[in-house]
RNA sequence: ACAGCGGAAUGGCUUGUCGCUCGUCAUCUGGCAACGGAUAUCGAGAGGAAAGUCCGGGCAACACAGAGCAUCACAUUUCUUAACGGGAAGCUGCGGGCGACCGUAGGGUUAAGGUGACAGAAAACAACCGCCAGCCACGGCUGGCAAGGGUGAAAAGGCGGGGUAAGAGCCCACCGGGCGCGAUGGCGACACCGCGUGCCGCACUACCUGUGAGUUGCAAGGUCAAGUAUAUCGGCAUUUAAGGGCUGCUCGUCCAUUGUCGAGGGGUAGACUGCUAUAUCGCAGCAGCAAUGUUGCGGACAGAUAAAUGACAGGCGGUUGCUCACGUGGCAACUACAUAACCCGGCUUAUAGUUCCGCUGUCAUU
Numbered sequence: 001a002c003a004g005c006g007g008a009a010u011g012g013c014u015u016g017u018c019g020c021u022c023g024u025c026a027u028c029u030g031g032c033a034a035c036g037g038a039u040a041u042c043g044a045g046a047g048g049a050a051a052g053u054c055c056g057g058g059c060a061a062c063a064c065a066g067a068g069c070a071u072c073a074c075a076u077u078u079c080u081u082a083a084c085g086g087g088a089a090g091c092u093g094c095g096g097g098c099g100a101c102c103g104u105a106g107g108g109u110u111a112a113g114g115u116g117a118c119a120g121a122a123a124a125c126a127a128c129c130g131c132c133a134g135c136c137a138c139g140g141c142u143g144g145c146a147a148g149g150g151u152g153a154a155a156a157g158g159c160g161g162g163g164u165a166a167g168a169g170c171c172c173a174c175c176g177g178g179c180g181c182g183a184u185g186g187c188g189a190c191a192c193c194g195c196g197u198g199c200c201g202c203a204c205u206a207c208c209u210g211u212g213a214g215u216u217g218c219a220a221g222g223u224c225a226a227g228u229a230u231a232u233c234g235g236c237a238u239u240u241a242a243g244g245g246c247u248g249c250u251c252g253u254c255c256a257u258u259g260u261c262g263a264g265g266g267g268u269a270g271a272c273u274g275c276u277a278u279a280u281c282g283c284a285g286c287a288g289c290a291a292u293g294u295u296g297c298g299g300a301c302a303g304a305u306a307a308a309u310g311a312c313a314g315g316c317g318g319u320u321g322c323u324c325a326c327g328u329g330g331c332a333a334c335u336a337c338a339u340a341a342c343c344c345g346g347c348u349u350a351u352a353g354u355u356c357c358g359c360u361g362u363c364a365u366u
């Protein structure tokens, strides 16, 4: 220098005009007041993901004697946290890359079960070809054999020797794996070494075990509550029609009905609250490989509700391309993803461009 790997940060600046939300203060103004309305000044006004709403927590309402079933998630080790199914650092197997590194899997199943397409004789009670023995009618029959061939993603640990009719962990040496015992290192998973034991196909799954999850989400929940209608209560009036009690009937009276006036609970619009000050932010130190923890100092940073944080016009940056009379020139295009809605911690996904740190490979030079 080129090509890469891993991690982190940033993700525009500015002027003018016109607007929006919140707050302070002032003036004007409505109202008895509580409390509002208008205008002006000043101050503040989205993100690294505000997104998806996937996981966890705070907060809130409801539910909840105890136990079980189902469903979902997770499952190696140590650590981390308010919590997690998240994160950090490791371990083991498999796969990819020359490499930095990346991806993936990780409870049990030697307690029983199931599946393994196609091909192949056979997918786990292996005999198609082949090899060996016996028999005969000389090409078959019967039996033995997993060493060789062929099939397959996978074929009965590998390899050599002994052995045998031919063969086979049948026996032996070495190698690989499992199991048991012991030593060393590590907090641990585990690594490594020695000895013993011939114990020796694999994958997936149903299944089993352990741990976790009550439901609903701020449109939760709380307070106040206009107008209209109305439960209920009281006063007054009412009989036109029907009714009930007192009585066998009539009158009377009471209730009820209806109307009206007043009180009034619940509740709607609406208003306030929840609401933004916190597992908070920045910097520094310390502990730790890290996630993270802790100490000190400093700071306050949106609260809208149909939803404000914008629109237009320039200037400066940045990137790319073209051009050039090579000067920190000229022209053009581009300048991302995306917009809070109770608040946090994570995960996942989107993202123009820029910067930094560590590392790898190749080439060149010293």
Stems, first nucleotide, its partner, number of pairs: 001362010012316007020045004026039005047337001051348002054346005059217004071213005076090005091106006107208002113205004128149002130145007157175002160172003176200002178197005184191002221273004230265001232263006243255004278300001280299008317335007